The prediction has a mean pLDDT of 80. This is a predicted structure of a 72-nucleotide RNA (transfer RNA) from Ptilocaulis walpersi. The organism belongs to Ptilocaulis, within Eukaryota. Rfam family: tRNA.

Formats: sequence, structure tokens, C1' cells
RNA sequence: AACAUUAUAGCAAAAUUGGAAUUGCAUUAAUUUGCAAAAUUAUUAGUAUAGGUUCAAUUCCUGUUAAUGUUU
Repeated sequence: AACAUUAUAGCAAAAUUGGAAUUGCAUUAAUUUGCAAAAUUAUUAGUAUAGGUUCAAUUCCUGUUAAUGUUU
């Protein structure tokens, strides 16, 4: 320098070739307990970033950023 893949909640993963994002652990609160732990219930929080296409984008297109890999 060229090419390819990846980027989703604090962590780890889903999302059916476009119809609006679920799950587990964790956080917080409540119940329970003499106090904890465990258990149960509820809550909080998210599509790397900037644009475009579309009635509608995690999904399609372009640029940028970061990580990994291959070649030179």
C1' cells in the first nucleotide's frame, strides 16, 4: 500500500436475505431470613461513527474509526 472479515446493554451471545431488538450473567429495588447467602418478582441500560436509499434500516449503499487476518 491492496484485499477480506468483524463492531449490538457492564460482560457473553441471538435477531428467519428490510416490518422496529430478545436471552443468560451482572446492576438496582422488593419479598423471604435473627443477619447474610440462595431463591422468586420487578426495574435500569444497547445496534462503532457520519451520511444516503426506503413508507420503514442491526440488516442495503458510501465515507471514517477501531480490531483481526492474508498478500506486497